[in-house]
RNA sequence: GGUCCGUUGGCCCAAUGGCAAGGCGUCCGCCUACGGAGCGGAAGAUUGCGGGUUCGAUCCCCGUGCGGACCU
Numbered sequence: 001g002g003u004c005c006g007u008u009g010g011c012c013c014a015a016u017g018g019c020a021a022g023g024c025g026u027c028c029g030c031c032u033a034c035g036g037a038g039c040g041g042a043a044g045a046u047u048g049c050g051g052g053u054u055c056g057a058u059c060c061c062c063g064u065g066c067g068g069a070c071c072u
Base pairs, nucleotide, nucleotide: 001071002070003069004068005067006066007065010024011023012022018055026042027041028040029039030038048064049063050062051061052060
């Protein structure tokens, strides 16, 4: 230098053009002698960044940051 993969809440991880699912954790309540176990509920993501296409983008296109693999 080239090609490819990944990038989504504090952490992990889905979505394949129709407005972001789930787990852990956190918070509140219930239960309990107590609770770190069990049960119920809630908050938390401008989807790395900047543009473009589209009625509509996590998704498609261009550029770019970061991490990784391979090639040179």

Transfer RNA from Talaromyces rugulosus, 72 nucleotides, folded computationally. The RNAcentral record of the sequence draws on ENA and Rfam. The prediction has a mean pLDDT of 83. Rfam family: tRNA. Rfam classes the family as a transfer RNA.